This is a predicted complex of two RNAs, RNase P RNA and transfer RNA, with 445 nucleotides together.
RNA sequence: CGAGCAGGCCGGACGGUCGCGGUAUCCCUUCGGGGAUAUGGAGGAAAGUCCGGGCUCCAUAGGGCGAGGUGCUUCGUAACGCGAAGGCGGGGCGAUCCGACGGAAAGUGGAACAGAAAACACACCGCCUACGUCUUCUUCGGAAGGCCGGUAAGGUUGAAAAGGUGCGGUAAGAGCGCACCAGCGUCGUGGCGACACGGCGGCUUGUCAAACCCCACCUGGAGCAAUUCCAAAUAGGGGAGCUACAGGCGUGGCCCGCGCUGCUCCCGGGUAGGAAGCUUGAGGCGCAUGGCGACAUGCGUCCCAGAUGAAUGGCCGUCUCGGGGGCUUCGGCCCCUAGACAGAACCCGGCUUACAGGCCUGCUCGUACU
RNA sequence: GGCCCCAUCGUCUAGGCUGGUCUAGGACACCGCCCUUUCACGGCGGCGACACGGGUUCAAAUCCCGUUGGGGCUA
Numbered sequence: 001c002g003a004g005c006a007g008g009c010c011g012g013a014c015g016g017u018c019g020c021g022g023u024a025u026c027c028c029u030u031c032g033g034g035g036a037u038a039u040g041g042a043g044g045a046a047a048g049u050c051c052g053g054g055c056u057c058c059a060u061a062g063g064g065c066g067a068g069g070u071g072c073u074u075c076g077u078a079a080c081g082c083g084a085a086g087g088c089g090g091g092g093c094g095a096u097c098c099g100a101c102g103g104a105a106a107g108u109g110g111a112a113c114a115g116a117a118a119a120c121a122c123a124c125c126g127c128c129u130a131c132g133u134c135u136u137c138u139u140c141g142g143a144a145g146g147c148c149g150g151u152a153a154g155g156u157u158g159a160a161a162a163g164g165u166g167c168g169g170u171a172a173g174a175g176c177g178c179a180c181c182a183g184c185g186u187c188g189u190g191g192c193g194a195c196a197c198g199g200c201g202g203c204u205u206g207u208c209a210a211a212c213c214c215c216a217c218c219u220g221g222a223g224c225a226a227u228u229c230c231a232a233a234u235a236g237g238g239g240a241g242c243u244a245c246a247g248g249c250g251u252g253g254c255c256c257g258c259g260c261u262g263c264u265c266c267c268g269g270g271u272a273g274g275a276a277g278c279u280u281g282a283g284g285c286g287c288a289u290g291g292c293g294a295c296a297u298g299c300g301u302c303c304c305a306g307a308u309g310a311a312u313g314g315c316c317g318u319c320u321c322g323g324g325g326g327c328u329u330c331g332g333c334c335c336c337u338a339g340a341c342a343g344a345a346c347c348c349g350g351c352u353u354a355c356a357g358g359c360c361u362g363c364u365c366g367u368a369c370u
Numbered sequence: 371g372g373c374c375c376c377a378u379c380g381u382c383u384a385g386g387c388u389g390g391u392c393u394a395g396g397a398c399a400c401c402g403c404c405c406u407u408u409c410a411c412g413g414c415g416g417c418g419a420c421a422c423g424g425g426u427u428c429a430a431a432u433c434c435c436g437u438u439g440g441g442g443c444u445a
Base pairs, nucleotide, nucleotide: 001366002365003364004363005362006361007360008359009358010357012319013318014317015316016315017314018313020041022039023038024037025036026035027034028033043341047352048351050350051349052348053347054346055223056222057221058220067219068218069217070216071215072086073085074084075083076082087101088099089098090097091096102214103213107212108211109208110207124155125154126151127150128149132147133146134145135144136143137142163181164180165179166178167177168176182204184201185200186199187198188197189196190195227276228275229274230273237267238266239265240264241263242262247261248260249259250258251257283302284301285300286299287298288297289296290295321339322337323336324335325334326333327332371444372443373442374441375440376439377438380398381397382396383395390428400416401415402414403413404412421437422436423435424434425433
């Protein structure tokens, strides 16, 4: 210098001016509110609502069944399906990246089409004729063919064909025997563990569990529109008192009877509305200590949005990072342009998804020079 | 704000749980031909779809994850 890998950070700055909503203090008020001053007012994802927790209410003796979820190991954490460090497998020359990565030697199932055969292996083409038997030929040694058979080495199909390669062996073959490799079991050593390495053994027990299932672990349900408090007008409910004892209405008409109907006060429920929940929290920042690390502990310091039809914005100026255009004496100069994704609504820890542009750190490979 | 559900021809749907003869079936609509003097009805044929991206698997409309779009419940 070129190509690349990993991690972290930023997401315009300052000033002016006009607004918007929060809080505190003061002032005014017709009690509805208004004004002044001060102060603070979006994000790395506030998003998707995919996980986990706090909080609130409901349910709940204990246990089991069922349902759902998670799935290599150890650690971290309030908890997690998250994170850290490792193991194993795979990709890359490498820095490094990716992995739903328990069990198929518990059971039930699936594998279309093709193919002889798809998991109780099988015999289509082949290969063999040693053994048994039949026929024909015969130079009488045998040869050819059939039947009964043997075989899983070779071919064909398929995504996948019953350990692989080599040597021996055989009629032909075959873990039938041996060597190496893969896998399984077992023992030893190392490691907390996943696992690694080595010895021995019998010879192979294939694939799919993001099919049912088995094993281990976890999970009660709902969600701040949860939940709680205050509480108007109107209507209706309950009680007491007053008035009247009459009237009106209903009971098809009339009589009796029954029911309803007045005013005042009090009580309680609920609605509109208001308030709490609401932002001091597993909190931020800095330092120290422990730890490979995630993280933990201690000390100091700070208070940093709380709306409820829902504020966080508009304009102007200067500067700066990019981008575009023009000129150039190649040093620069001039002009235009704030420019991504997006936007709190109970809070927090994660994951995922979106993102113009830029900065920093560490590392790898290649080339050249010293 | 919170909690759920769904997406297949132009429209309404089957298939999905249990992956493979799914080259995805049916009805209505559309197009062509036949029938009829003509139209309709009827008959025959045709056109036409798994929202998108990735993963698991030999194989995905179907199983899993994410994205997009739509709908419902809740004071």

Rfam match: Bacterial RNase P class A. Rfam's curators write: Ribonuclease P (RNase P) is a ubiquitous endoribonuclease, found in archaea, bacteria and eukarya as well as chloroplasts and mitochondria. Gene Ontology terms of the family: ribonuclease P activity, dimeric ribonuclease P complex and tRNA processing.